[in-house]
Molecule: c-di-GMP-I-GGC riboswitch aptamer
Organism: Rhodocyclaceae bacterium
């Protein structure tokens, strides 16, 4: 370095409550086990999900103009490692 069929050490925990934190997505703590051999870490690539401030496009109003409404979710920006690749580290067992 490879493998995860057997076994055995031990681990992490999906929905679903509940609490909290957030505009949302979704996070955190407890309860719970669908599942997991990295379901351990890190948002780098890409997907996907969001869309409050901020940008962009439009719509409505205005004589014009500027602030402010409203829409879209395309951008920045937020989420997701339990979505797929990559990086870094790791326990246990096999067999060379």
């Nucleotide at each position: 370095g490879c493998u995860g069929a057997a076994a055995a050490a031990g681990g992490c925990a999906a929905a679903c409550c509940c609490a909290u934190c957030g505009a949302a997505a979704g996070g955190u703590g407890g309860g719970g086990a669908c599942g997991c051999a990295a379901a351990g870490u890190c948002a780098c690539c890409g997907g996907u999900c969001u869309a409050a401030a901020g940008g962009a496009a439009g719509c409505g109003g205005u004589u014009g103009g500027u602030u402010g409404g409203c829409u879209u979710u395309c951008c920045a920006g937020g989420a997701u490692g339990g979505c797929g690749g990559g990086g870094c580290c790791g326990c246990c067992a096999g067999g060379a």